[in-house]
A computed fold for a 511-nucleotide part of an RNA from an uncultured bacterium, annotated as small-subunit ribosomal RNA, 5' domain. Its mean pLDDT, the model's own confidence on a scale to 100, is 82.
Context: one part of a larger RNA
RNA sequence: GGAUGAACGCUGGCGGCGUGCUUAAUACAUGCAAGUCGAACGAAGUUUACCGGAAGCUUGCUUUUAGUAAACUUAGUGGCGGACGGGUGAGUAACGCGUGGGUAACCUGCCUUAUACAGGGGGAUAACAGUUAGAAAUGACUGCUAAUACCGCAUAAGCGCACGGAAUCGCAUGAUUCAGUGUGAAAAGAUUUAUCGGUAUAAGAUGGACCCGCGUCUGAUUAGCUAGUUGGUGAGGUAACGGCCCACCAAGGCGACGAUCAGUAGCCGGCCUGAGAGGGUGAACGGCCACAUUGGGACUGAGACACGGCCCAAACUCCUACGGGAGGCAGCAGUAGGGAAUAUUGGACAAUGGGGGAAACCCUGAUCCAGCGACGCCGCGUGAGUGAAGACGGUCUUCGGAUUGUAAACCUUUGUCCUUGGUGACGAAAAAAAUGACGGUAGCCGAGGAGGAAGCCACGGCUAACUACGUGCCAGCAGCCGCGGUAAUACGUAGGUGGCAAGCGUUGUCC
Numbered sequence: 001g002g003a004u005g006a007a008c009g010c011u012g013g014c015g016g017c018g019u020g021c022u023u024a025a026u027a028c029a030u031g032c033a034a035g036u037c038g039a040a041c042g043a044a045g046u047u048u049a050c051c052g053g054a055a056g057c058u059u060g061c062u063u064u065u066a067g068u069a070a071a072c073u074u075a076g077u078g079g080c081g082g083a084c085g086g087g088u089g090a091g092u093a094a095c096g097c098g099u100g101g102g103u104a105a106c107c108u109g110c111c112u113u114a115u116a117c118a119g120g121g122g123g124a125u126a127a128c129a130g131u132u133a134g135a136a137a138u139g140a141c142u143g144c145u146a147a148u149a150c151c152g153c154a155u156a157a158g159c160g161c162a163c164g165g166a167a168u169c170g171c172a173u174g175a176u177u178c179a180g181u182g183u184g185a186a187a188a189g190a191u192u193u194a195u196c197g198g199u200a201u202a203a204g205a206u207g208g209a210c211c212c213g214c215g216u217c218u219g220a221u222u223a224g225c226u227a228g229u230u231g232g233u234g235a236g237g238u239a240a241c242g243g244c245c246c247a248c249c250a251a252g253g254c255g256a257c258g259a260u261c262a263g264u265a266g267c268c269g270g271c272c273u274g275a276g277a278g279g280g281u282g283a284a285c286g287g288c289c290a291c292a293u294u295g296g297g298a299c300u301g302a303g304a305c306a307c308g309g310c311c312c313a314a315a316c317u318c319c320u321a322c323g324g325g326a327g328g329c330a331g332c333a334g335u336a337g338g339g340a341a342u343a344u345u346g347g348a349c350a351a352u353g354g355g356g357g358a359a360a361c362c363c364u365g366a367u368c369c370a371g372c373g374a375c376g377c378c379g380c381g382u383g384a385g386u387g388a389a390g391a392c393g394g395u396c397u398u399c400g401g402a403u404u405g406u407a408a409a410c411c412u413u414u415g416u417c418c419u420u421g422g423u424g425a426c427g428a429a430a431a432a433a434a435u436g437a438c439g440g441u442a443g444c445c446g447a448g449g450a451g452g453a454a455g456c457c458a459c460g461g462c463u464a465a466c467u468a469c470g471u472g473c474c475a476g477c478a479g480c481c482g483c484g485g486u487a488a489u490a491c492g493u494a495g496g497u498g499g500c501a502a503g504c505g506u507u508g509u510c511c
Base pairs, nucleotide, nucleotide: 001511002510003509004508006507007506008505009504010503013380014379015378016377017376018375019373020372021338026336027335028334030333031332032331035080036079037078040077041076043074044073045072046071047070048069049068050067052065053064054063055062056061057060087291088290089289096216097215098214099213100212101211102210103209106208107207111204112203113202114201115200116199117198119153121151122150128143129142130141131140132139133138159184160183161182162181163180165178166177167176168175169174189196190195217263218262219261224254225253226252229251230250231249232248233247234246236244266288267287268286269285270281271280272279273278293314294313295312296311297310316327317326318325319324344370346369347368348367352366353364354363355362356361383413384412385411393404394403395402396401417452418448419447420446421445422444423443427438455500456499457498458497459496460481461480462479466495467494468493469492470491476483477482
C1' cells in the first nucleotide's frame, strides 16, 4: 500500500447493487416451512331441482320422509410426492475431495422411442355401526362394505433360471450372437369418449453405486504397527466386486519414499495479495461430501438406513388421575444465553422453479420483494457566478500591522437531492380477454424555495501541515526514534494549516 462476513470511538444528507451469529453442532415459547388427487374407492354431510308418501290446515302453502339428478365439502382406504428444495460444518487426513480413467462387477421411479398384451375369478379390510378399556395418548372385540388395495388361474416372446452345443471376438476372470430342451413370472381401470392411465421386454436420457493412478496440513521430544490382521478354498449376503460376513487352511500385510500414534481441518471452482513464482484463505455464489439433541437399528420404497417418518437406549424439557404419555428450529421469523459483534415473530405466489392433479386449481419462509444496519462498493449532493470599505469578530503582533479572506454580507442565478400537485410503467404471456406482492414504487410533467444536509484525523523526524497560552520528569503523549525537570512547533486548549471526506481514525487478521 492492498484486502476484510469485521468490531470500537467521533460524526452522519440521498440513491443503486450487494451483504449481515466468524462465538454456544447451546437450550428453545409461538406461528408458519409438504402436500395433493372425488377423473382410483366406499361412505357421511350440505345446498338446489324434480317426482311420490304422511301430517297441519289459511286449499296452496308449511313441516317431515323415501327416490332420482346436479354442485360442493370432507375423516378413511388407495396413488404419487414427503430421498427434491432449505439449513449447518460437529465429525472426517479419508478414494472424503480434485483430476484422469475403468465396470468383461452394477442399479435407475417419473420422461422419450419401439414391440406386444390387458381373458376370467376369489377372499379380506379401514371407514361405518355396536360393545368396551383408559385421565390422556391410544386401543381391544363383534358385525357390514368398496377399489387402480390384496391373492390365485389362463396366455406370453428375442424376459428370468437350469442344462449342454456351435460361431465370432477380446482386456486375465471372459463377452456377444445363434438354434435347442426343461421350467417360471404380468396386467386396472377412470371418463365429459377428447384422452389419461395399467403389464412385459428392449433401447435412450437423467440420476446414482463401486474400483484404480496421481495430488491433498503439522509433529520423530510418536519407530515400530496389525489377528478378520494378509492371502487362499467353500458357503452366505448385495443392484454389484470384495474379509463385506462366516467356517477351514496358510503366515502373511504395512513401515525412514515416514507406517502407527498425536494435534489441527469439511474439500474444490474460486477469493485476497503479489510483476511473477509464491504465500494466505475457503464468508456470500456454484459443485461434491458429512450431519440433523447423543448413540444404535432396521422398515417402506426406484431411491433413505430418512432434518419437520418408525423402533430401542441416554440426557434434557413438558403433561399426568402416578398407571402412563408427548417433544426435538444446524428450515423462515423470533426468544434466552454466550459474545467486541451480526437484522423483521413482514408481503406475495405476480414472475422463475418444485410437488400433486386430465384440468381448473391447491401447496411452496424455495423464490421474488419489502423492513433494519454507512457493513462494503459505486454514484450524487450540501450550491454557482459576482463581490475590497480587504467590514465586524477571532488569533498573533516589533502596536506599524499581519492573518482568517472573496471567505462573509450585498447583487445576479440554478434546482441535482428536498417539499408538494398531476401522470404513471417494463417486468405479463402462443389469437383475444384476464392476471403485479413489489407499488401509486421507478420514470415523466408542473410549482416552491439556497432554504433542510460536514465531519474526522493529523501538524518534532520518518510524513503534507506552526504560532500563542497553560503545565513544569507533574498531568500526559508515543508505530519507531523519543517528548515533558519554567520560553515544549512532541502534553492540554485556542487560532491557523495539511490530508481524506459521508465518512474519518484506531484495533484485529492476511499478503